[in-house]
RNA sequence: GGUGCUGUGGCUUAGUUAGUUAAAGUUCCUGUCUUGUAAACAGGAGGUCUUGAGUUCGAAUCCCAGCAGUUCCU
Numbered sequence: 001g002g003u004g005c006u007g008u009g010g011c012u013u014a015g016u017u018a019g020u021u022a023a024a025g026u027u028c029c030u031g032u033c034u035u036g037u038a039a040a041c042a043g044g045a046g047g048u049c050u051u052g053a054g055u056u057c058g059a060a061u062c063c064c065a066g067c068a069g070u071u072c073c074u
Base pairs, nucleotide, nucleotide: 001073002072004070005069006068007067010026011025012024013023019057028044029043030042031041032040050066051065052064054062
């Protein structure tokens, strides 16, 4: 230098066949329980999906470019 893949709450992932509110676990906070802590149970907070632009009535999802990580080739 070229090729493929990945990027989604603090962390790990689902959703990627475009379609009304982006889902789950964990973490964090509060409460119940306990002598107290942990565990368990209940409730709550936390994202607008790596960035920009385009297509479309409508984009996490499709097209293009960039950034970061990674595999392979030279």